[in-house]
Context: one part of a larger RNA
Molecule: small-subunit ribosomal RNA, central domain
Organism: metagenome
RNA sequence: CUGGGCUUAAAGGGCGCGUAGGCGGGUGCUCAAGUCUGUGGUGAAAUCCUCCAGCUUAACUGGAGAACUGCCAUGGCUACUGGGUGUCUCGAGGAAGAUAGGGGUAUGCGGAACGAUUGGUGGAGCGGUGAAAUGCGUUGAAAUCAAUCGGAACUCCGGUGGCGAAGGCGGCAUACUGGAUCUUUUCUGACGCUGAGGCGCGAAAGCCGGGGGAGCAAACGGGAUUAGAUACCCCGGUAGUCCUGGCCCUAAACGAUGGGUACUAGCUAGUAGGGUUCACAUGGCUUUACUGGCGAAGCAAAAGUGCUAAGUACCCCGCCUGGGGAGUAUGGUCGCAAGGCUGAAACUC
Numbered sequence: 001c002u003g004g005g006c007u008u009a010a011a012g013g014g015c016g017c018g019u020a021g022g023c024g025g026g027u028g029c030u031c032a033a034g035u036c037u038g039u040g041g042u043g044a045a046a047u048c049c050u051c052c053a054g055c056u057u058a059a060c061u062g063g064a065g066a067a068c069u070g071c072c073a074u075g076g077c078u079a080c081u082g083g084g085u086g087u088c089u090c091g092a093g094g095a096a097g098a099u100a101g102g103g104g105u106a107u108g109c110g111g112a113a114c115g116a117u118u119g120g121u122g123g124a125g126c127g128g129u130g131a132a133a134u135g136c137g138u139u140g141a142a143a144u145c146a147a148u149c150g151g152a153a154c155u156c157c158g159g160u161g162g163c164g165a166a167g168g169c170g171g172c173a174u175a176c177u178g179g180a181u182c183u184u185u186u187c188u189g190a191c192g193c194u195g196a197g198g199c200g201c202g203a204a205a206g207c208c209g210g211g212g213g214a215g216c217a218a219a220c221g222g223g224a225u226u227a228g229a230u231a232c233c234c235c236g237g238u239a240g241u242c243c244u245g246g247c248c249c250u251a252a253a254c255g256a257u258g259g260g261u262a263c264u265a266g267c268u269a270g271u272a273g274g275g276u277u278c279a280c281a282u283g284g285c286u287u288u289a290c291u292g293g294c295g296a297a298g299c300a301a302a303a304g305u306g307c308u309a310a311g312u313a314c315c316c317c318g319c320c321u322g323g324g325g326a327g328u329a330u331g332g333u334c335g336c337a338a339g340g341c342u343g344a345a346a347c348u349c
Stems, first nucleotide, its partner, number of pairs: 004320003007303002012317001014201004021194003025088007033081002036076007049065006091191001092188002096183003102177002110154001114150008125136002162169002206247006215241002220236004258316006266294011278283001298305002322349003331342004
């Protein structure tokens, strides 16, 4: 003097609400805590550094200076930060209308498909595979018609469409309910951003109690295949999948990309709106929010990214520090359990 990173190399918390804390818009006055500055005191000696000197030199020793980057007291300055006070509206918030999605409850089930039961027709096969067999069937199957019952999922519309913080959400109707956006103005007047702990939500599988059970289907049984076949294929089939109450709390929980604010070329498409009258067209121009594609500059190891940044800056949080050992052991804590969260070392390369 310099001052690392987190899309894919190790690394963004699964997601939100929010406490402490950190950071915070314009403007006036004031205080002077931080900051800056003057003076005084102190900062022991030795050591370190500079100069001079003494042992033949050096180490060593003696002397002088500097330094001791700090602390305290006191005087001053007020640009910035901070405290106090006043004011403002651009940030933020509340109200109205339109639009869109989710959750819960009740009634009716809305149709197709599937399975079962009963009855009719029918009379030897059906089913399944690469080929077969197990399986079903003369106690009448399959096929077909009619009636009834049952549970689950919602074809078409349906779309690199929409909504939600994420997980996620698709039949229809009703009531209740959260949020974003657009437009119009009015009001409050910085009320904001982030967020360690904390609290809540959190696919699937799994667990506990009670229901339900059509189809599918771990486990399991059988038939094949094969050298074997604890598999792939086939016939069955129980948990489970569904509902209700309570747990579990993990995922390639992914955009493998935390949140907020501001700024930085364009072109094109979609979704939800608004404005304009250029002139009435299936338009043009313009504007706000969201969702895609391409792409300038920039960035990047490259792939790529590129106003939805991985660009340019600021604020706050989380996380990383060679591979293996290891997300293991141990302790703690949560859980009914399964296990979760936190989380090493020896040793080895």